This is a predicted structure of a 1469-nucleotide RNA (small-subunit ribosomal RNA) from Crustomastix stigmatica. The prediction has a mean pLDDT of 83. The source organism's lineage runs through Eukaryota, Mamiellophyceae, Dolichomastigales, Crustomastigaceae and Crustomastix.

[in-house]
């Protein structure tokens, strides 16, 4: 005996911190559903209004009367007694002695109990009743008569009052034959109940700080059952309050109940104790008890009756009705039990109570069947079509009967010895018979959180507790199937506690997350050194009283169990009292010196205030010299200057600030303090240990000081300089820059009271490793200089333990402890509003809420980024060469046009790209015309082989007509079957270049041939991660070496592969040949050798040799990944879509358009050239539907013939630039060739749209190209031609081939791109990021607001009901006194005080509405700028002032929570 966590901030991590969830609870409600029983519970809202009935009566044994009678008695209204003050209801009010708990003194107590004593004598009325009057009624008036346990008087009495004398002062009978019983009076006591006082406890607000006049006390008087300002007169001036008075709001309190491990928190239904109330307010009467729920009086509101004159009523009793509300029951039975009132009793009364009824409202229990049963049925769902699952589930067989039905028996509850008495109730229970019979739902299934799939939907409909889900494959929406959870219930909503250590006493924090006051002095308060004695307040021990019962806990017991109930026990932490202990705290008395202070002697210092003095610089003025500019900037301009500036010399004036020394140096509480000297003055340090003897620490309120800016008044004003003006910059520039310049900056006197007032770190004390510097002292040593020091104070850095979320802190703590103060509790709204207060103002201090979000935030990590830094590389720049951009043409794209101009590709990385070649075809587009199992595939049936020919129509496709023709294979051969093909029919299906490259595969581009990207183990860190991979060298390279908490490894780099350059060998022929050529193999190059440098390294530089030298040259080869990069139109493919069409066939057209813009090329602009003539040298390829020699013809394209070659053989094939010669002579030309005309050639079915070529003629633009921009480092650029693929034809394109063959590179400052390290970051969709403010629109909330309205509290005035009290003696009066008159006493009246409601006037507080105004918040795609985050492009921020559309800007002072760089100081090694 007892403590549980999860989701959500991030790319990821740790922390802080809020939000949310899982649990339990209920007098509940709502939705769906529902078999039974028991026990409880049931207007939480309108203390709203109530119809009807009932809820308090009883006694004839107190009394008279009336009536009835079986003569025993009974009934009735009244007088009288007791009760009606209990019981029952409700929670308005109340923050209070109301309640709880404990203690007390100044009181009463009917009925009850005990004890003692008593009850003598006398009298007058009156209700009822009879008569009568008034009234609608309610009721009332008058006359007469009568009784009592009703009333009165006398007497007496313990008693009471009084010092005493003395005074005062009671009674009732009834019943019974009797005994006796019940009553009556007084006193005392008990019990019970009540009143009263008091300690302590008992919600929130200080944006409520002062309240109080019977108030606080006293004396006299009054009053009460009783103390008392309870009341009154007088006197005094008190009383309460920061330990929270007063005021405002809310609320019945408690035992308990719910929750929690507990401490607590919330709550106060049912049951029990106390209080308060009874339509609202006031008042008393009666009584033992009331200021009285079912009594009285008055006032008010409302309702009812009325003959209008009046009268009556009070469900917050039980039922019930209306209303309100999400919501709460029967106008039931009975006094049988328990209890109460009355009575001697019988008994009567009792909506208390006992029961039943209604409601799944709660708790508890039971049931809806049990056993077997595979063809794993049907059916549903799903599916890979095989199956899987619902599922032994069902059907089917056997069994049982709680429940239900029928019948029978039948309680306890009763108190009783006999008889009588049961509402519940013929109920519970028992027995017999019958039928598996009538009996399952609700919620959930993305994570938290147990449980998964299909369809539909398509950011829609919707879900949602939080995170979030839904934009065509949704386990998250809706439905189906399945599953999970609970079960006669299940979910939802609401509420409280828990989780929440999220107000933290137990049990939190404040350097950077929210949070240390700007600093000091100091009051109350809190805390406090050593020691002795005493006390005993705290503390501890023991005991006593109390802490109601019920509840909770434990045990046992009774209902069949349980819920429920009973008995016993335990518990009750508090309060009070008694006795004891004396360590600690406290108190009292005394002592001490170490805390603190004083004294004496020394010391350092920009500490403060005042006065005096000084020089440098600046500006101005005067004078001189001088003569054209000065000034200013990134560059300029405004400005100054020939009326003489700037410059320079001399003199003078003024104001402000004090160079060097100067320093992580000094002083001060902080703000702050700096030329020199003087005066006054505060604090600090050291030494001595003389004095005091705890005098101390902290500090709410309070007081003082407090940068800069700002304010008031007066001085002053050199420089600087908000505002303002001008010039620039800019898209704009209310800025940054420049020229001026006012307040201000200075002084005096006063105010303000704030700063990033920071060490973002309150003060004091003690303890806990060191090292190394600075400053001021002391000590030792020494003649001095020095040196030493386990010394004191102060000021820095590094660092151990420890601590911290980390960063960091670390004897100057952010470590370990103690004391005191201040402050924090998610972000925003907001340090705002309102109120109060301070201020001349500006403003300061104090300081919310509505609403809104699920975050906001701290530190560190990895990236990315920077108009950050360092290093390195690259045709990146530079140095060069040649181009593009200008012209014409070709080609592609955009745009436009069109019936269509099919589609895709769009920075680098689209644009001579897909397309290695659009006249038809291609072709996907358009128009028109056709056909629909289809142009293509598979399957069925029937017919026919197929095919070929002729012909009509038509643009063709197609639609028709006629003819011809039978083939191949097999068999059981007049025939049948089969293969292939064609036609027809029907259905499955075909088909789609239709959509989605953001559903995909595959392939590709790009960063980039850049040097990177990772892993295992170990180590460091709470973790994300780091280390390795960083560092020093080196390299083309994460290449290699060295070092190192790392050691190794992988993918990349390199190498392996291909081509080429040298040599050797072998083989080869169409090709003769030693060499060459072709094919193959081998060798060769490795920093191997030498020298230098370098760390005895890696490597680099130079050299030798060599064909080649440091990767020899070129190619192929492309890490982890990035770009939702590209491609559904190469192909493949999910899903969606079309199916007489988005499929398919045909003809024609289009893709070729053309004002224009862009890209890529070709040709040029000429003389290094053009034309003509002659001549020379390649490589690599291709060729049968082909290449074609050669001959002839043609000016030519070509044509006609025609050899050779399936190719080291033949052909294409002429290479061109080049060389030689000649001509042209600088011009729009003998440059240039576009464009156009005519005539031809070739291909092809076809050349108009729209092919190529030829000849002749024509002869545009163009004379080297703006800004800008591209390629290239050697056999490269440039230039020259050749070939191939595609292809009928078409090449300025593309892919290759060779010929000729340069220039330049100092170098890395700059541009671009990349790599590594580092730094900052508010970025992570990663700078194409993030993000601020105005304005506009919509919605929501608050504040102000002329006022208006309501409630509430309160002050004063007036009026003043009922009523107590007092006064009066106006009226009336049975008891007593008196012969009488009259008296005493009393009733009624009148008056007085007080006094509710009401009237009038005012004040405070709270709420509603309110034209209009402001502020704030929220809202996928509004406007303007770009303030912040990187040095954010002017570092940012704080305070203050001015200013501007807005973010903001500027001035003054401050901060680092600024990057970069340099230097100084210090530290580590």
């Nucleotide at each position: 005996u007892g403590u549980c966590g999860a989701g959500u901030u991030u790319g990821a991590c740790u922390c802080u911190g809020g939000c949310u969830c899982a649990g339990g609870u209920u007098g509940a409600a709502c939705g769906c559903u529902a078999g039974c029983u028991g026990u409880a519970u049931g207007c939480u809202u309108a203390a709203c209004a109530c119809a009807u009935g009932c809820a308090a009566g009883u006694c004839g044994a107190a009394c008279g009367c009336u009536c009835c009678u079986u003569c025993g008695g009974g009934a009735g209204a009244g007088u009288g007694g007791c009760g009606a003050a209990c019981g029952g209801g409700u929670g308005c009010g109340u923050a209070a002695c109301a309640c709880g708990u404990g203690a007390g003194a100044u009181u009463c107590u009917a009925c009850u109990c005990u004890u003692u004593g008593g009850a003598a004598g006398a009298g007058a009325a009156u209700a009822c009743c009879u008569c009568u009057c008034a009234g609608a009624a309610a009721u009332g008036g008058g006359a007469g008569u009568u009784a009592a346990u009703g009333c009165u008087c006398u007497a007496u009495a313990u008693g009471c009052c009084g010092a005493g004398a003395g005074g005062u002062g009671a009674a009732a009978g009834g019943g019974g034959u009797a005994a006796c019983c019940c009553g009556c009076c007084a006193a005392a006591g008990a019990a019970u109940g009540a009143g009263u006082u008091u300690g302590c406890g008992u919600c929130u607000g200080a944006u409520u700080a002062g309240c109080u006049u019977g108030u606080u006390g006293g004396u006299g008087g009054g009053g009460u059952a009783a103390a008392g300002g309870c009341c009154u007169a007088c006197c005094a001036a008190g009383g309460c309050a920061a330990c929270g008075a007063u005021c405002a709001g809310u609320a019945g309190c408690u035992g308990g109940u719910u929750u929690g491990a507990g401490a607590g928190a919330a709550u106060g239904a049912u049951c029990a104790g106390c209080c308060a109330c009874a339509c609202u307010g006031g008042a008393a009467c009666u009584g033992a008890g009331a200021c009285a729920c079912g009594g009285u009086c008055c006032a008010g509101a409302c309702c009812a009756c009325u003959a209008c004159g009046g009268u009556g009523g009070g469900c917050a009793g039980c039922a019930g009705u209306g209303a309100g509300g999400a919501a709460u029951u029967u106008u039931c039975c009975g006094c049988a039990a328990u209890g109460g009132g009355c009575g001697a009793a019988a008994g009567c009364c009792u909506g208390a109570c006992g029961g039943a009824g209604c409601a799944a409202u709660a708790c508890a229990g039971c049931g809806u069947g049990g056993a077997g049963g595979a063809u794993g049925a049907a059916g549903g769902u799903u599916c890979g079509u095989g199956g899987a699952u619902c599922g032994u589930a069902a059907a089917c067989u056997c069994c049982u009967u709680u429940a239900c039905c029928u019948a029978g028996a039948g309680a306890a509850g009763a108190a009783u010895a006999c008889a009588u008495u049961g509402a519940c109730g013929g109920u519970a229970u028992c027995u017999a018979g019958g039928c598996a019979a009538a009996a399952a739902g609700c919620g959930a299934c993305g994570g938290c959180u147990a449980a998964c799939u299909c369809c539909g939907u398509g950011c829609c409909a919707g879900c949602a507790g939080c995170c979030g889900c839904g934009g065509u494959a949704a386990u998250a929406c809706g439905g189906g199937g399945g599953u999970c959870g609970c079960a006669a219930g299940c979910g939802u909503u609401a509420u409280c506690c828990g989780a929440a250590a999220u107000u933290a006493u137990u049990g939190g924090g404040c350097g950077u997350a929210a949070a240390g006051a700007g600093c000091c002095u100091g009051u109350a308060g809190g805390u406090g050194g050593u020691u002795u004695a005493a006390a005993a307040a705290g503390u501890c021990c023991a005991g006593u009283g109390u802490u109601a019962a019920a509840u909770c806990g434990u045990a046992c017991a009774g209902c069949u169990c349980a819920a429920c109930u009973g008995u016993a026990u335990a518990c009750c932490a508090g309060c009070a009292c008694u006795g004891g202990a004396a360590a600690c705290u406290u108190u009292u008395a005394g002592a001490c010196u170490u805390g603190a202070g004083u004294a004496u002697g020394g010391g350092a210092g920009a500490g403060g205030u005042a006065g005096a003095g000084g020089g440098a610089a600046u500006u101005c003025u005067u004078a001189g010299u001088g003569g054209a500019g000065c000034g200013g900037u990134g560059g300029a301009a405004u400005g100054c200057g020939u009326a003489g500036a700037u410059a320079u010399u001399a003199a003078g004036a003024a104001g402000a600030a004090c160079a060097c020394c100067g320093a992580u140096g000094g002083c001060g509480a902080a703000a702050g303090c700096a030329c020199u000297c003087u005066a006054c003055u505060g604090g600090c340090c050291c030494a001595u240990a003389a004095c005091u003897g705890a005098c101390a620490c902290u500090c709410a309120g309070a007081g003082g000081c407090g940068a800069a800016a700002g304010c008031u008044a007066g001085a002053g004003g050199a420089g600087c300089g908000a505002a303002a003006a001008g010039g620039a910059u800019u898209a704009g520039a209310u800025a940054c820059c420049c020229u001026u310049g006012u307040a201000g900056u200075u002084c005096u006197a006063g105010c303000c009271g704030u700063a990033a007032a920071u060490g973002a770190u309150g003060g004091a004390a003690a303890c806990u490793a060191g090292g190394u510097g600075g400053u001021g002292g002391g000590g030792a040593u020494u003649c001095c200089c020095u040196u030493c020091u386990u010394u004191c104070a102060u000021u820095g850095c590094c660092g151990u333990a420890g601590u911290u979320a980390a960063c960091g802190c670390g004897u100057u703590a952010a470590g370990u402890u103690u004391c005191c103060c201040g402050c924090c509790u998610g972000g925003g709204a907001a340090g705002u509003a309102c109120g109060c207060u301070c201020g001349c103002a500006a403003g300061g201090g104090u300081g919310a809420a509505a609403c809104u979000c699920a975050a906001a935030g701290a530190g560190a990590u990895u990236g990315a980024c920077g108009g950050g830094g360092a290093c390195c590389c690259g045709c990146a720049c530079a140095a060069g060469u040649g181009g593009a951009g200008g012209a014409g043409u070709a080609u592609g794209c955009g745009g436009u046009u069109u019936a269509a101009u099919u589609c895709g590709a769009u920075g680098c990385a689209a644009c001579g790209c897909g397309a290695a070649g659009a006249a038809c075809c291609u072709u996907a587009c358009c128009a028109a015309g056709g056909a629909u199992u289809g142009a293509c595939a598979u399957g069925g049936u029937a017919u026919g082989a197929a095919g070929c020919c002729u012909u009509g129509u038509g643009a063709a496709a197609g639609c028709g007509a006629g003819g011809u023709g039978u083939g191949c294979c097999u068999c059981u051969u007049u025939g049948a079957g089969g293969a292939a093909c064609a036609u027809a029919c029907a259905c499955a299906c075909a088909g789609g270049u239709g959509g989605u490259g953001c559903a995909u595969g595959g392939c590709u581009g790009u960063c980039g041939u850049c040097a990177g990207c990772u892993c295992g183990u170990g180590c460091a860190g709470u973790a994300a991660u780091g280390u390795g991979u960083u560092g020093g060298g080196u390299u083309a390279a994460g290449u290699c070496c060295c070092g190192c908490a790392a050691c190794g490894a992988g993918c990349g780099a390199a190498a392996c592969c291909c081509u080429u350059g040298u040599a050797u060998c072998u083989a080869g022929u169409u090709a003769u040949c030693a060499a060459u050529c072709u094919a193959g193999a081998u060798a060769g190059a490795c920093u191997g050798c030498c020298g230098a440098u370098g760390u005895u390294a890696a490597a680099u530089c130079g050299g030798a040799g060599g064909a080649a030298g440091g990767a020899g040259a070129g190619g192929a080869u492309g890490a982890c990944g990035u770009c939702a990069a590209g491609u559904c139109a190469g192909c493949a493919u999910g899903c969606c879509c079309c199916u007489u069409a988005c499929a398919u066939c045909u003809u024609g057209g289009g893709c070729u358009a053309c004002a224009c813009g862009c890209g890529u090329a070709c040709u040029a602009c000429a003389a290094u050239g053009g034309g003509c003539a002659a001549g020379a040298c390649a490589a690599a390829g291709a060729g049968a539907u082909g290449c074609a020699a050669c001959u002839u013809c043609g000016c030519g394209a070509g044509a006609a013939g025609a050899a050779g070659c399936c190719a080291a053989c033949c052909u294409c094939a002429a290479a061109a630039a080049c060389u030689u010669g000649u001509u042209c002579u600088c011009a729009g030309u003998u440059c240039g060739g576009a464009u156009u005309g005519u005539a031809g050639a070739u291909u092809g079915c076809a050349a108009c749209u729209c092919a190529u070529c030829u000849a002749c003629a024509u002869g545009a633009a163009g004379c080297c190209g703006g800004a800008u921009u591209c390629a290239c480092u050697a056999g490269u650029a440039a230039u020259c031609g050749c070939u191939g693929g595609u292809c009928a034809g078409c090449a300025u394109a593309c892919a290759g081939c060779g010929g000729u063959g340069a220039a330049u590179a100092c170098g890395u400052u700059c541009u671009c791109g990349g790599g590594u390290c580092u730094u900052g970051u508010a970025c992570a969709c990663a700078c194409c990021g993030c993000c601020c403010g105005u304005c506009a629109c919509a919605c929501c909330c608050u504040g102000g607001g002329a006022g208006u309205u309501a409630g509430u509290u309160u002050u004063g005035u007036c009026c003043g009901a009922a009523g107590u009290c007092g006064u009066u003696a106006c009226u009336c009066u049975a008891a007593c006194c008196g012969u009488a008159a009259g008296g005493a006493a009393g009733u009624g009246g009148a008056c007085g005080c007080c006094g509710a409601a009401g009237u009038c006037a005012g004040a405070g507080c709270u709420g509603g509405c309110g034209a209009c105004c402001u502020g704030g918040g929220u809202g996928a795609a509004g406007u303007c700028g770009u303030a912040a985050c990187a040095a954010g492009g002017u570092a940012a921020c704080c305070g203050u002032a001015c200013u501007g559309g807005a973010a903001g800007g500027u001035g003054c002072g401050g901060u680092u929570a600024g990057a970069a760089u340099a230097c100084c100081u210090c530290c580590u090694u």